Predicted 3D model of a 72-nucleotide RNA (transfer RNA) from Schizosaccharomyces pombe. Taxonomically the source falls in Schizosaccharomyces (Eukaryota, Opisthokonta, Dikarya, Ascomycota). It is recorded under the gene name tRNA-Pro-TGG-2-1. The RNAcentral record of the sequence draws on ENA, GtRNAdb and Rfam. Its Rfam family is "tRNA". The family's RNA type in Rfam is transfer RNA. The coordinates come from a structure-prediction model, not an experiment, and the mean pLDDT is 82.
């Protein structure tokens, strides 16, 4: 230089056009003599940036940044 796949809460991930879910961690409460565990209840996410299509996009198109593979 080419081709493929990937990018979502602090971390791992699910979500193939109609309000973004899950486990973890964090915070608070109850447990308990205290701590773990466990049980509830809460924070936390401009879904890498931009731009199109659509009534409507985490999704479909293109550019653009990253990361990780494979070819020359």
């Nucleotide at each position: 230089g080419g081709c493929u796949u990937c990018g979502u809460g602090g971390u791992g991930u699910a979500g193939u056009g109609g309000u973004a879910g899950c486990a973890u961690a964090c915070u608070u409460c109850g447990u308990u003599u205290g701590g773990g565990u466990c049980g509830a209840a809460g924070u936390g996410g401009u879904c890498a940036g931009g731009g199109g299509u659509u009534c409507g996009a985490u999704c479909c198109c293109c550019c653009u940044c990253g990361a990780a593979g494979c070819c020359c």